[in-house]
RNA sequence: GCGGAUAUGGUUUAAUGGUAGAACUCGUGCUUGCCAAGCACGGGGUCGGGGUUCGAUUCCCCGUGUCCGCA
Numbered sequence: 001g002c003g004g005a006u007a008u009g010g011u012u013u014a015a016u017g018g019u020a021g022a023a024c025u026c027g028u029g030c031u032u033g034c035c036a037a038g039c040a041c042g043g044g045g046u047c048g049g050g051g052u053u054c055g056a057u058u059c060c061c062c063g064u065g066u067c068c069g070c071a
Base pairs, nucleotide, nucleotide: 001070002069003068004067005066006065007064010024011023012022013021018054026042027041028040029039030038047063048062049061050060051059
């Protein structure tokens, strides 16, 4: 330099065009003699920009990061 894959809460991971769900974590409460465990409720996310579309996490383009391959 060229090609491919990938990017979603703090972490891991679903969602194949219709307002993003789960686990762990965090906060509050309940429970307990205390801790842990458990239960209830709640907080927190689509890498950036542009395009297509009534509507984009999803499709297209560019960029950035990471990984793999070729040279």